Source information:
Predicted 3D model of a 71-nucleotide RNA (transfer RNA) from a Microcaldota archaeon. It matches the Rfam family "tRNA". The family's RNA type in Rfam is transfer RNA. Taxonomically the source falls in Microcaldota (Archaea, Nanobdellati).
């Protein structure tokens, strides 16, 4: 500099036009002598401008930021 690949709760992943799930962690409640496991509920998330589109986490383009490959 140029090309590819990713970014999603506190972590680790799914999703790929119309609802954004799952584990683990976190609250709060039961079980329990006590805590641990179970069992119920709750709270937290789409890097960041634009654009298309009736509607974008999906698609398109800039930009940031991570690996990695050319040179």
């Nucleotide at each position: 500099g140029c090309c590819g690949c990713g970014g999603u709760g506190g972590u680790g992943u799914a999703g790929u036009g119309g609802c954004a799930g799952c584990a683990c962690g976190g609250a709060a409640g039961g079980c329990u002598g006590u805590g641990g496991a179970c069992c119920u509920u709750c709270a937290g998330g789409c890097g960041u401008g634009g654009g298309u589109u009736c509607g974008a986490u999906u698609c398109c383009c800039g930009c940031c930021u991570g690996c990695g490959g050319c040179c």